[in-house]
RNA sequence: CCUCGAUAAAGGCAAACCUGGCUAAAGCCAGCGACGCAAAGCUAGAGGGGCUACAGCGCGGAUUGUGCGCCAUGCCAGCCAGCUGCCGAA
Numbered sequence: 001c002c003u004c005g006a007u008a009a010a011g012g013c014a015a016a017c018c019u020g021g022c023u024a025a026a027g028c029c030a031g032c033g034a035c036g037c038a039a040a041g042c043u044a045g046a047g048g049g050g051c052u053a054c055a056g057c058g059c060g061g062a063u064u065g066u067g068c069g070c071c072a073u074g075c076c077a078g079c080c081a082g083c084u085g086c087c088g089a090a
Base pairs, nucleotide, nucleotide: 004088005087012037013036018031019030020029021028022027035078041083042082043081047080048079049076050075051074056070057069058068059067
């Protein structure tokens, strides 16, 4: 240095629930709280995958309403991936 990851040290993050706020929704923010995490740090303006469907388009119907399907321009990094990085037993 690389691989690797302790019943090590120092520190870090914070799932669900609940409360408040934003959003059409997915989801996000704050508080509370710890299920877990050695990258649970960053990247969704360009990899894969997943979630949602306001608007739009299509179909049926039709006075309107409404129903079904498609669709990212909205999201997810705590799914994989890429980049960076603390510590050091075996």

The RNA shown here (c-di-GMP-I riboswitch aptamer) has 90 nucleotides and comes from a Paenibacillaceae bacterium. The model forms 95% of the base pairs in the Rfam consensus. NCBI's taxonomy places the organism under Bacteria, Bacillati, Bacilli, Caryophanales, Paenibacillaceae. It was read from a public genome assembly, where an Rfam model found it.